[in-house]
RNA sequence: GCGGAUGUAGUUCAGUGGUAGAAUAACGGCUUCCCAAGCCGCAGGUCGCGGGUUCGAAUCCCGUCAUCCGCU
Numbered sequence: 001g002c003g004g005a006u007g008u009a010g011u012u013c014a015g016u017g018g019u020a021g022a023a024u025a026a027c028g029g030c031u032u033c034c035c036a037a038g039c040c041g042c043a044g045g046u047c048g049c050g051g052g053u054u055c056g057a058a059u060c061c062c063g064u065c066a067u068c069c070g071c072u
Stems, first nucleotide, its partner, number of pairs: 001071007010024004018055001027041004048064005
């Protein structure tokens, strides 16, 4: 230099054009003499960033950044 993969909640990941979700962690409650476990509830997101297409974009297109892999 060229090609590819990944980027979504604190963490691990789903979500292939129509209200952004799960698990776990955090917080609160129940339970217990206490802790843990269990059960219930709550909060937390500019979907890496910038633009484009569309009535509508996490999703499609372009650019860019970061990490990883391959080629030269």
A computed fold for a 72-nucleotide RNA from Thermincola carboxydiphila JR, annotated as transfer RNA. Its mean pLDDT, the model's own confidence on a scale to 100, is 83. Its Rfam family is "tRNA". Its family is annotated with triplet codon-amino acid adaptor activity in the Gene Ontology.